[in-house]
Molecule: transfer RNA
Organism: Amygdalobacter indicium
RNA sequence: GGGCUUGUAGCUCAGUUGGGAGAGCGCUGCGUUCGCAAUGCAGAGGUCAAGAGUUCGAUCCUCUCCAAGUCCA
Numbered sequence: 001g002g003g004c005u006u007g008u009a010g011c012u013c014a015g016u017u018g019g020g021a022g023a024g025c026g027c028u029g030c031g032u033u034c035g036c037a038a039u040g041c042a043g044a045g046g047u048c049a050a051g052a053g054u055u056c057g058a059u060c061c062u063c064u065c066c067a068a069g070u071c072c073a
Stems, first nucleotide, its partner, number of pairs: 001072007010025004019056001027043005050064004
């Protein structure tokens, strides 16, 4: 330098024939307990790496760009 894969909540990840942004763990509050743990319920937390384009509508399609991993040279 070139090819491919990945980037979504604090962490690990799911999600797409283009239309509701989610799960587990963690965090906060309440219940239960003498108290803790465990457990039940509720809640907070997101520019879907970034920018642009197509579209009525983009996490998803196209282009550019950044980072990580991997292969080739």